[in-house]
Context: one part of a larger RNA
């Protein structure tokens, strides 16, 4: 100087106290360990790996593993020489090989050829999801949105360094104010953005609002949508500080001290991840570690951790009625209405390249039952059967319906995790990927809609100053 201490002060964070709700017990889903296997392809292991990479593994993907092929090669350039395409048929599991039949060519031409293609030789080479992330680059995760990291000049120490950046006060905040051998300044904070919340100008169709039986018509007051101002700055007032920054109340206002979220993430550290996005040094592999096709495997199953769904009921369950969203997506698409099916769906097939038309809401509430804690009208796993979609194809290994079947479980041990307001909890709905889909997952949007803390003795993480010595 710095890291470090179960030293010391000062602050801070759902860190802990106050509270609500979860995990950890059961079932299922996934995702990793291990165990097994021809293979279970590969990466990522305290926080910061495990519902990651994968926003979607029946083939394909696929990189794994049998088996059957091909070796200038599935892809690039160059060099030669032939030729446009294209359809049968037979082996084969496919990749491929073997035959036949027909046809004489499309495009520019200076008629020599030439461009694109396709076949064949021969060599340069191609190729590698093949190894180092402790050779790299790019991007990324962490402490952390903590509030710290630095320089130039000057001073100051033999010198490493210090000052500045401490201090006395404030902030979220090296934010701001006073002081001082220090003046300045730069990255960071903040503040410019980008959503939401309020008003007024304007603009009004596919929007509203009126009339109608109508796809007409007529209107722009309101909702709404899109542009353009304005608005919030401790700007105003009491108190309180040091007459400073500021803090506390409070007017007014749509909103009150960073409005609310969001993006944005200094120098650094972890030899932190990533040669399997991608690129890249070196090393390997070359009739093969390369590439082409079949079928399998990544999906296994004594267990063991991880993030998550549904329960365990009455603030619940079911029959039935009639309500209110907001963001989204659609032509290889969304798909009304009619009509068959209990239903998954299947027939029609109107409207929509979308403020037009279509996907399209649920808890909540109303009215009956259940009728009082029972493994039950709770819970739905598992099984058989009978179906229905996409799809070349559902057995390994999809999803849905329908009847039957009806297993654990009656609130979860030690420990442990998430939130401070439109937040939690709790209810649907959409979106990507996608032919389909093991999505309960990811990213969003709304609807009801709380309790509780105003504190810092403890635990944990982090900041600043000091201290102390066995470390560098």
């Nucleotide at each position: 100087u710095g890291a470090c201490g179960g030293g010391g002060g000062c602050c801070u964070g759902c860190a802990c106290a106050a509270g609500c709700g979860g995990u950890g017990g059961a079932g299922c889903a996934u995702g990793u360990g291990g165990u097994u296997u021809a293979a279970u392809u590969c990466g990522a292991u305290g926080c910061a790996a495990a519902g990651u990479g994968a926003a979607g593994a029946a083939c394909a993907u696929u990189a794994c593993c049998a088996g059957g092929g091909c070796u200038u090669g599935a892809c690039a350039u160059g060099u030669c020489g032939c030729g446009a395409a294209u359809c049968c048929u037979c082996u084969g599991g496919a990749a491929a090989g073997a035959g036949a039949g027909g046809g004489g060519u499309g495009c520019c031409u200076u008629c020599g050829g030439g461009a694109a293609c396709g076949c064949g030789g021969a060599c340069a080479c191609a190729g590698g999801u093949g190894g180092u992330g402790c050779a790299u680059g790019g991007c990324u995760g962490u402490c952390g949105u903590c509030a710290g990291c630095u320089c130039a000049u000057g001073c100051u120490c033999u010198a490493a360094g210090g000052u500045g950046u401490u201090g006395g006060g404030u902030u979220a905040a090296g934010u701001c104010c006073c002081g001082c051998a220090a003046u300045g300044a730069g990255g960071g904070c903040a503040a410019c953005c980008c959503u939401c919340g309020u008003g007024u100008u304007u603009a009004g169709u596919u929007u509203c609002c009126a009339c109608c039986a109508u796809u007409g018509u007529g209107g722009a007051a309101c909702c709404c949508u899109g542009a353009a101002c304005a608005g919030a700055c401790u700007g105003c007032c009491a108190g309180u500080g040091a007459u400073a920054a500021g803090c506390c109340a409070g007017a007014g206002g749509a909103a009150g001290g960073u409005g609310a979220g969001g993006a944005u993430g200094a120098c650094g550290u972890c030899a932190a991840g990533u040669c399997a996005u991608c690129a890249u040094g070196c090393c390997c592999c070359u009739u093969a570690u390369g590439c082409c096709c079949u079928g399998g495997g990544c999906g296994a199953c004594a267990c063991a951790c991880g993030c998550g769904c549904u329960a365990c009921a009455a603030u619940g369950g079911c029959c039935g009625g009639g309500a209110c969203a907001a963001a989204g997506g659609g032509u290889c698409g969304c798909g009304a209405u009619c009509c068959c099916a209990c239903g998954a769906g299947g027939g029609u097939g109107a409207g929509c390249u979308a403020a037009c038309c279509c996907c399209a809401a649920a808890a909540a509430u109303c009215c009956a039952u259940c009728c009082u804690c029972a493994g039950u009208u709770c819970a739905g796993a598992u099984u058989g059967c009978a179906g229905g979609c996409a799809c070349c194809a559902a057995c390994u290994u999809g999803c849905c319906u329908a009847c039957a079947u009806g297993a654990a479980g009656c609130c979860g041990g030690a420990a442990u995790c998430g939130c401070u307001a439109g937040u939690a909890a709790u209810c649907a709905c959409c979106g990507g990927u996608c032919a389909g889909c093991c999505a309960u997952a990811c990213g969003g949007c709304g609807g009801u809609g709380a309790a509780u803390u105003c504190g810092u003795u403890c635990c944990c993480g982090g900041g600043c100053c000091u201290u102390g010595a066995a470390c560098a």
The part of an RNA shown here (small-subunit ribosomal RNA, 3' major domain) has 472 nucleotides and comes from Wolffia australiana.
Its mean pLDDT, the model's own confidence on a scale to 100, is 85.